The part of an RNA shown here (small-subunit ribosomal RNA, 3' major domain) has 476 nucleotides and comes from a metagenome.

Context: one part of a larger RNA
């Protein structure tokens, strides 16, 4: 200089308080530790691992086991010689790879070659083996905290100080005064995207006031640019305006206009460093290991095991509710190996026929909520595990190990000790759509998306974590 104090000052944060709602108790779903296993592949481990890598483990994936098989040997490249095969059928072994045996013998031509293959050889091999403490690149994380540095100049013997501090202010090292400093950058802000307003352009696949038509009904049809909407451009907010306070920065106002008022509201945006943090299994790479095997094919198995421990969830324990009927209103997204309207079929998952769309065109699309009926406070018309038994679709295959469906069956659970989470407003609580991955799915997980929508915040005494200044230190 630092860092550290159960020193001190000033500020800040869903830190506490004020409030809402969960977790911890019940089953289940999932990841972890354990333990078992021939294998349960590796990784990741306070805060920053633990629904993480994995945005999809039946087989593949897949790296582990166990068996069988190969040895320039899978894929790819070049080069060189040989060459027309190679495939494909069919037999047989065999889990299969793989192997044996039969069968078949390229195209074009300018006849020089040239595409297409095989074969053999040469050279490049392969490793999801080790090392993230040899590294790049990415990334978490304090912390979207407000800080972290630079020239010159001054002060110090020097390590360093100054500036960046001190009075004020802000979300902010933002500003404003003052000042041995005076400038400067990397961080804030601001320029970037989305939402909210309103103008003009434009008017189809969207829209339908007004005008005519048709029809059981419906923008269906002629026709329209006004409304919505879509999307391109511009406008708008800047403490600009007014009061009061203040030297100024700037606060303060149920001030005014305005769709929006003081960062409007969200996102993207991550300083100089810290954690020898995380990743050789996402790629690259250094070294060092294997080289008839730590490579590579192929079947089956495991990654799904279960006395148990622990995280994050999901469904409950009911009456602000469950069952049944009726009925209304979204947003964003997807779709040709697809979405699929309608029609019959079946209680149903779905099937069978049919139609429309490469989409503002045609498709997948609500649910809570409303109205009306039973249930009347019980382990029940709650709750739905478990477990039988028919069956549906994916798919070469659903035994290990898919998912739905329907009858049955009917567990545990009456609101969770001590402790701990998360939220400040269209939040939280709640409902329900949609993608991605995907043949299917273990999705109750991730990502958006809209419906319905609270309470509470006196306030910094105290816990946490963090700024700045300042003080002690035997610590670097």
């Nucleotide at each position: 200089u630092g860092a550290c104090g159960g020193g001190g000052g000033c500020c800040c944060g869903c830190a506490c308080a004020a409030g809402c709602g969960g977790a911890g108790g019940a089953a289940c779903a999932u990841g972890u530790g354990g333990u078992u296993u021939a294998a349960u592949u590796c990784g990741a481990u306070g805060a920053u691992a633990c629904g993480c890598g994995a945005g999809g483990a039946a087989c593949c994936u897949u790296a582990c086991c166990u068996g069988g098989g190969c040895u320039u040997a899978a894929a790819u490249g070049u080069g060189u010689u040989u060459u027309g095969a190679c495939u494909u059928u069919a037999u047989c072994g065999g889990a299969a790879a793989c192997g044996a045996u039969a069968u078949u013998u390229c195209u074009c031509u300018u006849c020089g070659g040239a595409g297409c293959g095989a074969a053999a050889u040469a050279c490049a091999a392969g490793g999801u083996g080790c090392u993230g403490c040899a590294u790049g690149g990415u990334u978490g994380u304090c912390g979207u905290c407000a800080g972290c540095u630079c020239g010159u100049g001054c002060c110090g013997u020097g390590a360093g100080g100054u500036g960046u501090c001190g009075g004020g202010u802000u979300a902010a090292g933002u500003c404003c005064c003052a000042u041995a400093a005076c400038g400067a950058g990397c961080g804030c802000a601001a320029c970037c995207c989305u939402c909210a307003u309103c103008c003009u352009u434009a008017g189809u696949u969207g829209c339908c006031a007004g005008c005519g038509g048709a029809u059981a009904a419906u923008g269906c049809c002629g026709g329209g640019g006004a409304c919505u909407c879509u999307a391109a451009g511009g406008a708008g907010a800047c403490u600009g305006c007014c009061a009061g306070u203040g030297u100024a920065a700037a606060c303060u106002g149920u001030g005014a206009g305005g769709a929006a008022g003081g960062u409007g509201a969200g996102g993207a945006u991550g300083a100089c460093g810290u954690c020898a943090a995380a990743u050789c299994a996402g790629c690259a790479c250094g070294g060092c290991c294997c080289u008839u095997a730590u490579g590579u094919c192929c079947a089956g198995g495991g990654c799904u095991a279960c006395a148990c421990a622990c995280g994050u969830g999901u469904u409950a324990c009911a009456a602000u509710g469950g069952u049944c009927g009726g009925u209304a209103c979204a947003a964003a997204g997807g779709g040709c190996a697809g979405c699929u309207a309608c029609u019959a079929u079946g209680u149903g998952a779905a099937u069978a026929g049919a139609u429309g769309c490469u989409a503002a065109u045609c498709u997948c699309u609500a649910a809570a909520u409303c109205c009306g009926a039973u249930c009347u406070c019980a382990g029940u018309u709650c709750g739905g595990a478990u477990c039988g038994a028919a069956g549906u679709c994916u798919g070469c295959a659903a035994c290990u190990c898919g998912a739905c469906u329907u009858c049955g069956u009917g567990a545990a659970g009456u609101c969770g000790g001590a402790u701990c989470c998360g939220c400040u407003a269209g939040u939280a609580a709640u409902c329900g759509g949609a993608u991605a991955u995907c043949a299917g799915c273990c999705a109750u997980g991730a990502u958006c998306c809209g419906g319905u929508g609270a309470a509470u915040a006196c306030g910094u005494u105290c816990c946490c974590g963090g700024g700045c200044c300042u003080u002690g230190u035997a610590c670097a």